Model confidence (mean pLDDT): 83 of 100. A computed fold for a 678-nucleotide part of an RNA from a Saprospiraceae bacterium, annotated as large-subunit ribosomal RNA, domain II. Taxonomically the source falls in Saprospiraceae (Bacteria, Pseudomonadati, Bacteroidota, Saprospirales). Its Rfam family is "Bacterial large subunit ribosomal RNA". Rfam links the family to the GO terms structural constituent of ribosome and ribosome.
Context: one part of a larger RNA
RNA sequence: GCCUACGAGUUACACCUUACUAGCAAGUUUAAGGCCUUCAGGGCUGUAGGCGUAGCGAAAGCGAGUCUGAAUAGGGCGACAGCUAGUAGGGGUAGACGCGAAACCUGGUGAUCUACCCAUGAGCAGGUUGAAGUUGGGAUAGUCUCCCAAUGGAGGACCGAACCCGUUGAUGUUGAAAAAUCUUGGGAUGACUUGUGGGUAGGGGUGAAAGGCUAAUCAAACCAGGAGAUAGCUCGUACUCCCCGAAAUGCAUUUAGGUGCAGCGUUGGGAAGAGUGUCAUGGAGGUAGAGCUACCAAUAGGGCUAGGGGGCUUCACCGCCUACCAACCCCUGAUGAACUCCGAAUGCCAUGACAUUGCACCAGCAGUGAGGCGAUGGGUGCGAACGUCCAUUGCCAAGAGGGGAACAACCCAGACCAUCAGCUAAGGUCCCGAAGUAAUUACUAAGUUGUUUAAACGAUGUGGAGAUGCUAUGACAGCUAGGAUGUUUGCUUGGAAGCAGCAAUUCAUUUAAAGAGUGCGUAACAGCUCACUAGUCGAGCGUUUCUGCGCGGAAAAUACUCGGGCAUCAAGUAAUUCACCGAAGCUAUGGACUCGUAAGAGUGGUAGGGGAGCAUUCCAGCGUUGUUGAAGCAGAACUGCGAGGUUUUGUGGAGAUUCUGGAAAAGCAAAUGUAGGC
Numbered sequence: 001g002c003c004u005a006c007g008a009g010u011u012a013c014a015c016c017u018u019a020c021u022a023g024c025a026a027g028u029u030u031a032a033g034g035c036c037u038u039c040a041g042g043g044c045u046g047u048a049g050g051c052g053u054a055g056c057g058a059a060a061g062c063g064a065g066u067c068u069g070a071a072u073a074g075g076g077c078g079a080c081a082g083c084u085a086g087u088a089g090g091g092g093u094a095g096a097c098g099c100g101a102a103a104c105c106u107g108g109u110g111a112u113c114u115a116c117c118c119a120u121g122a123g124c125a126g127g128u129u130g131a132a133g134u135u136g137g138g139a140u141a142g143u144c145u146c147c148c149a150a151u152g153g154a155g156g157a158c159c160g161a162a163c164c165c166g167u168u169g170a171u172g173u174u175g176a177a178a179a180a181u182c183u184u185g186g187g188a189u190g191a192c193u194u195g196u197g198g199g200u201a202g203g204g205g206u207g208a209a210a211g212g213c214u215a216a217u218c219a220a221a222c223c224a225g226g227a228g229a230u231a232g233c234u235c236g237u238a239c240u241c242c243c244c245g246a247a248a249u250g251c252a253u254u255u256a257g258g259u260g261c262a263g264c265g266u267u268g269g270g271a272a273g274a275g276u277g278u279c280a281u282g283g284a285g286g287u288a289g290a291g292c293u294a295c296c297a298a299u300a301g302g303g304c305u306a307g308g309g310g311g312c313u314u315c316a317c318c319g320c321c322u323a324c325c326a327a328c329c330c331c332u333g334a335u336g337a338a339c340u341c342c343g344a345a346u347g348c349c350a351u352g353a354c355a356u357u358g359c360a361c362c363a364g365c366a367g368u369g370a371g372g373c374g375a376u377g378g379g380u381g382c383g384a385a386c387g388u389c390c391a392u393u394g395c396c397a398a399g400a401g402g403g404g405a406a407c408a409a410c411c412c413a414g415a416c417c418a419u420c421a422g423c424u425a426a427g428g429u430c431c432c433g434a435a436g437u438a439a440u441u442a443c444u445a446a447g448u449u450g451u452u453u454a455a456a457c458g459a460u461g462u463g464g465a466g467a468u469g470c471u472a473u474g475a476c477a478g479c480u481a482g483g484a485u486g487u488u489u490g491c492u493u494g495g496a497a498g499c500a501g502c503a504a505u506u507c508a509u510u511u512a513a514a515g516a517g518u519g520c521g522u523a524a525c526a527g528c529u530c531a532c533u534a535g536u537c538g539a540g541c542g543u544u545u546c547u548g549c550g551c552g553g554a555a556a557a558u559a560c561u562c563g564g565g566c567a568u569c570a571a572g573u574a575a576u577u578c579a580c581c582g583a584a585g586c587u588a589u590g591g592a593c594u595c596g597u598a599a600g601a602g603u604g605g606u607a608g609g610g611g612a613g614c615a616u617u618c619c620a621g622c623g624u625u626g627u628u629g630a631a632g633c634a635g636a637a638c639u640g641c642g643a644g645g646u647u648u649u650g651u652g653g654a655g656a657u658u659c660u661g662g663a664a665a666a667g668c669a670a671a672u673g674u675a676g677g678c
Stems, first nucleotide, its partner, number of pairs: 001678006011094003015091010027051003033045005055062002065077004097236002100233001104226006115200009124190001126159003129155001133151007163187003169182003202218001204214003239613006249262005263368002265365005273359001274357010289342001290340002296336002300332004305326001307325002309322004371396010401412003416591004421587003427581003430565003436578001438577006449567002457552002461549010478536005484509003489503003515530001519528002592603004614667001616664006623657003632651008
């Protein structure tokens, strides 16, 4: 993992409540007990008691009313048939749908493991070092003291087996082993190791202290019991078809993943009433926008000019100036969620008409109370987030189908079933791959692009539309020639001559034209060149604005790539046109079911509500069937929307069962489910 069996809303109650069914009805009903009987189900008694028949008030009390109250007002509670059974839905009390804690308490069992202690025993190859003491000798005046030698044999001394331990590395890690093996290490006369017997017991012991150890169990052992502890938590919860179909919100909560009430669903009742849509009419409002010499707040520049600052003047006052600050006022510009002289669209309220509705209200039963994404209006954040918090709406959730390469939410579109029929939507039509290698006109040369990353900025890329200047009295570009003189302008300077710098009436002359000089150059000159002019040539040439498509700017992590192949008068881009393809959409034909008198309409669906059925086991009744072959098992055919059913063949070898009712240990794919088998 598979197969088989087992495996979860049950049972009890003088309980509460609702629906349906039955009996009786202003009533209804027995409980315990007793009697009788078939044989285990009942029948007859039994009126004790209960519920109902009147309520209201604290009560006196009054009474279809009563209480409050001054009230005849208003308001509160009442005035409409029940009772007893049965069945079903829900609730309560019980373990109460099943399995699941960690824990708590009570009583016991453990120190044969291990911790420490007590008593009594045992063990430690061999080698090394050589303390005290003693003896002898020497030094010395010396019996002190010192030195040397011998003797001696101390030590939580040294090296190292047994023994004890467990430092390093490897192996092992479904092991040989629930802690080992090999290697390498530490201690090895000691706070050593060890045998036997004994002691300390669970909030207790013991601990050279690690929360260690206390029988492979320790931040409180193990065993049994309380016990089915409790679990707002996780998981699981079993046949079919049909109808409807949510929520992830508000308020409250020792509350936030729970719950209560409301909202939204469903079923029954209900229809005086209510909702929804469109149109018309009438309303309230201060949003979007806009505006501000209409307020409040803020605000740029200018004018006018109070007030202030600074300066000048004066003995002082007066006075004068001001590119300073600046109120009111004027002109121009202009901001605001908590500004408004203004002010929509939508939405909202009301009335009317038309259309439409599983729609108000009452009762039973729920589930939901983690939501998510897109669009729009906002708050927050960084005008970040698949961010977060609101509002309106769509979708997913609970929605399949087509498109988007793939892709809950985007685009199209809401799946009762069948069909080798048709038309379309979004999106597509070269091939993969259904349908145009369709048509017309442009653009793009970048493979730009081909359903998506890009900016500032830069550029004789190229198309379109303008504006403007020059031009056959010859433009623009090229080529040929000139480009001079006063003068090396003046100043400055070592030098400054067009060209370091400063200044200037940058002037004048000769000219077709030529700057007191555009750039290069020299120490300074020189030299080259330009402006400007003539000739040559012979037709367009400059500048600028708007705009289409392109270029650069352009760096990312699995694998180059538009989904791919590939595509250049496209299979790219822009515009126009006609065909075609394309879905579970629509239509056609047939069928099923629901609602409805019919016509007709409807039938996606999670949580959830409601309805109708199938199967299993047992019981009762009337039956049926079986050795001429029951059940079971295996196959086939037929049949029902389905759960399923019927028939038949083989096997099997003794019971089985229709129908009508009744009762349940009544349906398995999941619970890291339990047991067995493979």